[in-house]
RNA sequence: UGGGUCGACAAGACGGUCGCGUCGGCGGGUGCGAACCCGCCGCCGAGGAACGUCCGGGCUCCACAGAGCAGGGCGGUGGGUAACACCCACCCGGGGCAACCCGCGAGAAAGUGCAACAGAGAGCAGACCGCCACGGGUCGCACCUUCGGGGGCGACGCGGGGUAAGGGUGAAACGGCGGUGUAAGAGACCACCAGCGGCUCGGGUGACCGGCCGGCUAUGUAAACCUCGCCCGGAGCAAGGUCAAAGAGGGGAUGUCGACGCUGCUCGCCGAGUCCCCGGGUAGACCGCUAGAGGGCUGCGGCAACGCAGUCCCGAGAGAGAUGGCCGUCCAGGGUGCUUCGGCACCGGGACAGAACCCGGCGUAACAGUCGGCCCAUCCG
Numbered sequence: 001u002g003g004g005u006c007g008a009c010a011a012g013a014c015g016g017u018c019g020c021g022u023c024g025g026c027g028g029g030u031g032c033g034a035a036c037c038c039g040c041c042g043c044c045g046a047g048g049a050a051c052g053u054c055c056g057g058g059c060u061c062c063a064c065a066g067a068g069c070a071g072g073g074c075g076g077u078g079g080g081u082a083a084c085a086c087c088c089a090c091c092c093g094g095g096g097c098a099a100c101c102c103g104c105g106a107g108a109a110a111g112u113g114c115a116a117c118a119g120a121g122a123g124c125a126g127a128c129c130g131c132c133a134c135g136g137g138u139c140g141c142a143c144c145u146u147c148g149g150g151g152g153c154g155a156c157g158c159g160g161g162g163u164a165a166g167g168g169u170g171a172a173a174c175g176g177c178g179g180u181g182u183a184a185g186a187g188a189c190c191a192c193c194a195g196c197g198g199c200u201c202g203g204g205u206g207a208c209c210g211g212c213c214g215g216c217u218a219u220g221u222a223a224a225c226c227u228c229g230c231c232c233g234g235a236g237c238a239a240g241g242u243c244a245a246a247g248a249g250g251g252g253a254u255g256u257c258g259a260c261g262c263u264g265c266u267c268g269c270c271g272a273g274u275c276c277c278c279g280g281g282u283a284g285a286c287c288g289c290u291a292g293a294g295g296g297c298u299g300c301g302g303c304a305a306c307g308c309a310g311u312c313c314c315g316a317g318a319g320a321g322a323u324g325g326c327c328g329u330c331c332a333g334g335g336u337g338c339u340u341c342g343g344c345a346c347c348g349g350g351a352c353a354g355a356a357c358c359c360g361g362c363g364u365a366a367c368a369g370u371c372g373g374c375c376c377a378u379c380c381g
Stems, first nucleotide, its partner, number of pairs: 001377009012330007020045002023042008047352001051363002054361005059236004071232005076090005091105001092103004106227002111225002113221003128167002130163003134159002137156005143150002175193002178190003194217001196214004201210003240287004249278006257271002260268002294313008331350001334347005
């Protein structure tokens, strides 16, 4: 310098102006008041993903003796954490020269099922081509001959066999490779390798790695049923709680108004009205509501995730509804033109998206970037 790989950061800056929302102050209006409305001023006002709502928690209410069944989730090992399907470290397998990346990584020797197409054969394998010996036939070539024949070699069909080395099909063909052996072949035998089983063997917390011995091979699929181990009660801030208008309901007082009893008065009783009280609780208001498993820095422990201690910092919280536009100057990066190759001028230009109880993750979206670690190649010293 070029290429790669991993990680971190930022999410344009400043000023002016117009507007939006909460809160506070002042002024005016309505009102007994609480408050409400209008105007002005001031402070503050989204994100790295606020998103998807896919996991895991806190919190709240309901249910609950314990255990199991059903259903769902998770699945190498050891740690981290409030918890996780997340994170860290390691193991195993695969890819890459490497940094590094990928892995829904338990069990296929408990049982059941499935394996399309192609192919001869696909699960107690299978002879299509090929290879091999044997039997018999035809043809050719020389040889022997007592001239009737005889056996030998070679080629090509046929027949019944042997053979899983080779070809071919397939995602997969019953270990791989080399040798011995054989008519040709074959774990039939041998060495090495892979895999399987065993060991009072060695290392490691462990997954696992190494060693020795054995017999001689065991297909794949559990994101098919299934088996094993671990985890899970349900609903969600429209949770839930407090206050509580109107109307309906219950009780009491009054008995001015009405109906009934009565010849009439008084009186009794019933109803309406008026007043008071009560319960549940709707509208509405308030709480929950944002200082929290919170963040920065430093020190210590740890390979790390993370933990502990100290110190500093933290001004959205709504009605399910606000945080935007314009102008100017600059900043990256882009295009065009000019160029003395240093730059200059003009155009254009900043994404994805947006809180609503709160956290931890994962996933997805995203214009143009900045910085750093490591690896490979090349050049110079």